A computed fold for a 79-nucleotide RNA from a Gammaproteobacteria bacterium, annotated as c-di-GMP-I riboswitch aptamer. Rfam family: c-di-GMP-I riboswitch aptamer. From the family's description: GEMM was predicted in a large-scale screen for bacterial structured RNA regulatory elements. Rfam links the family to the GO term cyclic-di-GMP binding. Its mean pLDDT, the model's own confidence on a scale to 100, is 86.
[in-house]
RNA sequence: UACUGAAAAAGCCAAACCUCCCGUAAGAGAGGGACGGAAAGUCACGGGUUCUUAUCUCAAGAUCAGCCGGACUGCCGAG
Numbered sequence: 001u002a003c004u005g006a007a008a009a010a011g012c013c014a015a016a017c018c019u020c021c022c023g024u025a026a027g028a029g030a031g032g033g034a035c036g037g038a039a040a041g042u043c044a045c046g047g048g049u050u051c052u053u054a055u056c057u058c059a060a061g062a063u064c065a066g067c068c069g070g071a072c073u074g075c076c077g078a079g
Base pairs, nucleotide, nucleotide: 003079004077005076012037013036017032018031019030020029022027035066041072042071043070045069046068047067048064050062051061052060053059
């Protein structure tokens, strides 16, 4: 350095749900809370989900990174 993820250490994030708040909505933010996570760090690039609108077919805009793939970065070191 690469692969890799342990009967290790230091830590980290935070599902559902509740409250406040933004949004037509999906959903986002803050606080509480932990289902879980070795990238559950970042990115809407590809596929897909969901919402809105439509001339309801073609689509357009939005959403989800904790749906899958991909890209970039990162702690530790049993092997």

Of the family's consensus pairs, 95% are formed in the model. It was read from a public genome assembly, where an Rfam model found it. Taxonomically the source falls in Gammaproteobacteria (Bacteria, Pseudomonadati, Pseudomonadota).